[in-house]
Order: sequence, then structure tokens, then C1' cells
RNA sequence: CCAGUCGGCUGGAUGGCCGCUCUCGCUAGGCCCGCAAGGGUGCGAGGGAGGAAAGUCCGGGCUCCACGGGAAAAGGGUGCCGGGUAACGCCCGGCGAAGGUGACUUCAGGGAAAGUGCCACAGAAAACAAACCGCCGCAGUUCGCUGCGGUCAGGGUGAAAAGGUGGGGUAAGAGCCCACCGCGGGCCUGGCAACAGGCUUGGCAUGGCAAACCCCACCCGGAGCAAGACCUAAUAGGGGCGGCAUGAAACGCAAGUUUCAAAGCUUUUCCGGCUCGCUGCCCGGGUUGGUUGCGCGAGGCAUUUGGCAACAAAUGUCCCAGAUGAAUGGCCAUACACUGUGAAGGCAACUUCAUGGGGACAAAACCCGGCUUACAGGCCGACUGGUAAU
RNA sequence: CGGAGUGUAGCGCAGUCUGGUAGCGCACCUGCUUCGGGAGCAGGGGGUCGGAGGUUCGAAUCCUCUCACUCCGA
Repeated sequence: CCAGUCGGCUGGAUGGCCGCUCUCGCUAGGCCCGCAAGGGUGCGAGGGAGGAAAGUCCGGGCUCCACGGGAAAAGGGUGCCGGGUAACGCCCGGCGAAGGUGACUUCAGGGAAAGUGCCACAGAAAACAAACCGCCGCAGUUCGCUGCGGUCAGGGUGAAAAGGUGGGGUAAGAGCCCACCGCGGGCCUGGCAACAGGCUUGGCAUGGCAAACCCCACCCGGAGCAAGACCUAAUAGGGGCGGCAUGAAACGCAAGUUUCAAAGCUUUUCCGGCUCGCUGCCCGGGUUGGUUGCGCGAGGCAUUUGGCAACAAAUGUCCCAGAUGAAUGGCCAUACACUGUGAAGGCAACUUCAUGGGGACAAAACCCGGCUUACAGGCCGACUGGUAAU
Repeated sequence: CGGAGUGUAGCGCAGUCUGGUAGCGCACCUGCUUCGGGAGCAGGGGGUCGGAGGUUCGAAUCCUCUCACUCCGA
């Protein structure tokens, strides 16, 4: 210098003018809106979007509902080992497998000898095996071949064909036998473990699929801030108290008191069911409306210590958005990244001048930890391969 | 803001659970029939199953991400 891998930061700057929203202070016992609850209005000071605020895919906080505790079933989820964490399907470290010359990257990575199921087409056969062609033996033969048996080494089919390579062996063959490799069992060593290495043993008995059912281990109650809480006017309906009003009976001389019911609807009767007058005040709950939940938190920053790391602890310091028909914006100027056109210079890369354009993805809505997805441009660090020079 | 669901031919829908040639009706094209049209009869064409990736020999179907649309909750 070229090509690349991994990680981190930033993601428009400065100034002026005019606005929006929240908090605090002052004014204020004012004024306006509303039946009320409550809300709005002035001046000053201060705060005011993100790395993803997004998708709503996981995990929690918080709230209500259900629930005596524990266990099991059903349903759902996770899945190598160890650690971190409030928790996780997240993160860190390690192991194994695959890819890359390498830095490094990817992996839903438990169990297929617990059981069930599937493996289309092709092919003889798709899994307690099986003989289409071929090879070999025996028998027959019209000499073309046919029948019976052996054989999976070869051919052919397929995504996949029952350990691989080489040798021995055989009628031809075959783990039939042997060596090495692979695989399974046992033991030893190292490691917390996954696992790795070694020794020994079995001739091999079990092809793939669990993002098919399933088995094993572990985890999970449901709903969600439109959760929930508080305040509140009117109408209808509910309850209590009082007044007025219908009929009958009893008591009383009377005023009156007590008890019972008549009546209407359900086509008629019975049973059953429903309604059962007017009015005043009060109570309670819900609708509407308003307030709250709602901003000090598993919080940010710095230093030190422990740890390979994720992370944890200690100390110091800071307060940092809270709207709800939903604020965080608009205009102007200056330079900057990028870029169009024209001119000049230069072999070229490009440089200078003039004039214009122009700023990625996207924006809180109860909060937090993650994951995933979108993203113009700029900056920094560590490392790998190649080339050249010293 | 929260919660559910659906994408398959021009249109309306099956098929997805249980993976193996993607189908039905209407519409379209050709022929027959008719004087001509419609109807009828016979035949035919048209799809990469919203998009991307993964599992698998093989994906519309199983899994993950993503896009669009619809519905529900004061």
C1' cells in the first nucleotide's frame, strides 16, 4: 500500500428571531369555562426524544382477578457444559461439529439399541429384509436357454442401499478371517462438567427424520395502565323515612289504630310468575365528565477493587421528557459532510474558481432488562492474509 | 395504546392440523350449435401459494424474521 475479520463511538454544528409543553417561584382570596368534580389564563427561571423511541418476539416490575398449602394431570415453552442476572428463549467463558489459507464465523447442539409413525417417484429391495441384471454350482436342454440353489463383491435406481480401504480366502462371494481407520461396551488418567487422551474388548448386532407424535430434565395461574384507584351533575331504576290516597275485616262512643287484600298482565279456569298509586327529603352504586396511576429508578456518570469475561462490590457525584384531538417545532444567516453544471490547469488521479442543490432510519405514550428488524455518512481501536522496501 | 386473525389464478374460496403431481366455481380462449347473440355441449390456457431465511432428500403446509390488510377493546 492492497484485500479482509472483529469490536466500539457518533449520527448533523454555531448564532439570531418567533412559538409549543412540563416543573418551580412570584402575583392572586383576581378573571374566564363548567351543574359539580375540576380546568384554563400573566411574568421570571429551569427541563424537553432514540440507538433503535419501531416490531410487540421473550423476561420482569406494577395493578386487578382467581387461589388454604403441597403435589399431580392437561396445555405451552426451553434443551451440549459451567458461570452471570431480579428473571429470560438474553449475555460471558469453555466443549463438540461444520466452513475459511488465516484473523474469525455459524450451529433449535438432549434422546432414533423406550415405543409408534413416515421415507413420494424410481428401484429387486426403504429396514424382524430383499435376488432385477450379473457371477458361481447342480440338473435339464430343441444348444437359443430353462429350473433349483448359493452370492450383495460388481451393474443399475435413488436424497439415502445394511461399516470404509487393502490383503487373505472361496465354486463364486461375503467381517468369513487379518491389518489400519470408523463405531459400540468396559476400565484408567486429566477436567467442577460438557469432553479429551490412553488401554482393553466386541467382528459390527442399531440407515435418516423428534422445526412428526413422543420420552427424559427443567420452567410457567389469568388478564393487562383502555390494568386499577378517587371525585362528580341530571334522567330512569333500587333502598330508607315522612305526607296524601282505594277496598275489606277487627278493636274503639269517636278521632283513629292494627291486619289483610282487592286490581291489572300472562287468550279462558286452576297453579305459578310479573306489575302493584302520587309526592317530598335522604342514602348507596353505576353512566357521563374530571383527577390520579405518571416519573428516584434492578437509575446515570467517574474512580478503585475482585473476576479471562459477562458481571459484582465499595466510595464519590448528579436529578435527567411526561403530552392525552396527544408538546419537543418554524424561519433566517454562517461554515461543514455529500453532490449537479460550467470554466481553467494537469498524461492521469485530481486541484482551483464561479454558480446551484442538499442532510440516514425514524419519533416517547406505565416502566425496566434483552432480542429482532430499519439506518446516508463520519471517527477510533485490535487482528489476519498478500505485496514491496529497510 | 393493547389484543386477535387473514394473505393460494382476474374474483370468491378449498388444500396447511397429518410435508410428496396445487384444485373447485365464476370469469378468459378455441371449436360445435344458431341467421346472429345468449344459454348449452366439448376442449384448453393461466399460479412459483405476500416477501426473505432455516429444518428436511423434498415446504403452500413445520420453524424464525418481515410486509400488507381486517376485526375487537373506552
Predicted 3D model of RNase P RNA and transfer RNA as a complex of 464 nucleotides. Rfam match: Bacterial RNase P class A. From the family's description: Ribonuclease P (RNase P) is a ubiquitous endoribonuclease, found in archaea, bacteria and eukarya as well as chloroplasts and mitochondria. Its mean pLDDT, the model's own confidence on a scale to 100, is 77.